Background
Transfer RNA from a Patescibacteria group bacterium, 73 nucleotides, folded computationally. The source organism's lineage runs through Bacteria and Bacteria candidate phyla.
This record gives sequence, C1' cells and structure tokens, in this order.
RNA sequence: GGACGGUUAGCUCAGUUGGUAGAGCAUCUCUUUGACGUAGAGAGGGUCAGAGGUUCGAAUCCUCUACCGUCCA
Repeated sequence: GGACGGUUAGCUCAGUUGGUAGAGCAUCUCUUUGACGUAGAGAGGGUCAGAGGUUCGAAUCCUCUACCGUCCA
C1' cells in the first nucleotide's frame, strides 16, 4: 500500500426486509432475612465510533474519516 471483518448501556453481546433501541451480568429501590447472601418484583442508565448523503423515516443503505483485528504484498 491492497482485501476483509469489527465499533450498539458500566461489561459481554443481540438487533431478521429501513418503521417506537433490546437481553444477560452489574448498579439502585422494594419484598423476603436478626443481618449478609440467595430468590422475587421494579427502576435508572444510549451522540448505535465521528462527519456527510439518500429517504416521509437510518443502528440498518451509500461516501469519507478514526480506532481495533485477520490476511496479501
């Protein structure tokens, strides 16, 4: 230098054909316990890496940029 994959909650990851962003763990509250833990119920938490474009509508499609990984030279 070239090809490909990845970037979504604090962490690990889903998200199907473009139509209200989710799960598990973690955190907080309540119940349970003498207390802690376990268990049950609920809540909070998001610039979907950044910018631009297409569209009535974009995490999703297109372009560029950044970072991480694999391969080729």

Model confidence (mean pLDDT): 82 of 100. Rfam family: tRNA. The family's RNA type in Rfam is transfer RNA. The sequence was found in a public genome assembly.